[in-house]
RNA sequence: ACCUGACAAAGGCAAUUCCGUCCGAAAGGCGGAGGCGCAAAGUUCCGGCCUAAGGGCGCAAUGCCUAGGGCGGAGGGGCUGCCGGG
Numbered sequence: 001a002c003c004u005g006a007c008a009a010a011g012g013c014a015a016u017u018c019c020g021u022c023c024g025a026a027a028g029g030c031g032g033a034g035g036c037g038c039a040a041a042g043u044u045c046c047g048g049c050c051u052a053a054g055g056g057c058g059c060a061a062u063g064c065c066u067a068g069g070g071c072g073g074a075g076g077g078g079c080u081g082c083c084g085g086g
Stems, first nucleotide, its partner, number of pairs: 002086004012038002017033004022029002036073001042079005048071003054066004
């Protein structure tokens, strides 16, 4: 450097759920508890998915469209990283 990953070790992240006189229109986020799981469940890009405040359409509707708001532990790539084995 490349390939690889266990019944290892040191660590890391943190699902479902619960709490919050927190933020948000919502999706969701933040904090605490918690510990399903993950060898990239680190980061970033593309697609994808969610929401629709505002805007547009509509006689109207609890209607329809729309991301500049979000998700990523659902997909595909790039970059970086611990330990072990070959």